[in-house]
Background:
This is a predicted structure of a 267-nucleotide part of an RNA (large-subunit ribosomal RNA, domain VI) from a Pseudomonadota bacterium. Model confidence (mean pLDDT): 85 of 100.
Context: one part of a larger RNA
RNA sequence: CGCAGGGGACUUGAGGGAGCCCGCCCCUAGUACGAGAGGAACGGGGCGAAUGGACCUACGGCGUGCCGGUUGUCGCGCCAGCGGCAUCGCCGGGUAACCGUUGUCCAAAAAGGAUAAGCGCUGAAGGCAUCUAAGUGCGAAGCCGUUCCCAAGAUGAGGUCCCCCAUGGCGUAAAGCCAGUAAGGCCCCAGGGAGACUACCUGGUUGAUAGGCCGGAGGUGUAAGGCUGGUAACGGUCUCAGCUUACCGGUACUAAUCGGCCGAGGG
Numbered sequence: 001c002g003c004a005g006g007g008g009a010c011u012u013g014a015g016g017g018a019g020c021c022c023g024c025c026c027c028u029a030g031u032a033c034g035a036g037a038g039g040a041a042c043g044g045g046g047c048g049a050a051u052g053g054a055c056c057u058a059c060g061g062c063g064u065g066c067c068g069g070u071u072g073u074c075g076c077g078c079c080a081g082c083g084g085c086a087u088c089g090c091c092g093g094g095u096a097a098c099c100g101u102u103g104u105c106c107a108a109a110a111a112g113g114a115u116a117a118g119c120g121c122u123g124a125a126g127g128c129a130u131c132u133a134a135g136u137g138c139g140a141a142g143c144c145g146u147u148c149c150c151a152a153g154a155u156g157a158g159g160u161c162c163c164c165c166a167u168g169g170c171g172u173a174a175a176g177c178c179a180g181u182a183a184g185g186c187c188c189c190a191g192g193g194a195g196a197c198u199a200c201c202u203g204g205u206u207g208a209u210a211g212g213c214c215g216g217a218g219g220u221g222u223a224a225g226g227c228u229g230g231u232a233a234c235g236g237u238c239u240c241a242g243c244u245u246a247c248c249g250g251u252a253c254u255a256a257u258c259g260g261c262c263g264a265g266g267g
Base pairs, nucleotide, nucleotide: 001153005164006163007162008161009160010159011158015150016149017148018147022048023047024046025045026044027043033038051107052106053105054104055103059100060099061098066093067092068091069090070089071086072085073084074083075082076081112144113143118138119137120136121135165266167179168178169177170176184262185261186260187259188204189203190202191201192200209255210254211253212251213250214249215248216247218244219243220242225238226237227236228235229234
């Protein structure tokens, strides 16, 4: 820009894409078959491998703004307690997010249609025979579809529901041009399990969108200080303490102020 007014939702599916895999065990059955040795099937059940997709509840990784331990040195006058630097100094743990065949879940299922090789029925040419010539049935992991995903620029531009309405000026007067509006949208701002940008999603005071604060979860592992035991290193007790990022809630304290723009008048 188009989709014969403007807008908001929800959809149909032409068409396209993905997928389509395999093994073992058990029952059938030590049956059919076979002298025996051996040893099926139709059908049913179970387990698994590889592959693909999704995910973070559990299993793990990471977790440099969480907690603790510890070495050297410097600083805060000293002790104590802290802080800086040394790969995050080193070491032990670890929330959220993210990641992981070391994890979890799911999938390829079933029915159907037309067929291939092949197997048939009926059956002539050719009194017989013949699956084929007319006619007709069955028959593959393959084909069409079934399943999942995209999808109306599918210009063949689809469908359903709902909202807004038929102002003003110019005019060649149902054309065309312009203006202000409606529904609605955008800008702007607070943000996001969304994201390169954009887009998408949530929110913008009639508000929990982010920060702060409060509570909780989770993590560290019992703070400082006092008292006490020991010459001391250190131990005990107040103390399952203290501290605590991204998680879950609550709360308008801070910031989303005030606003602006676009947007129909219908062949």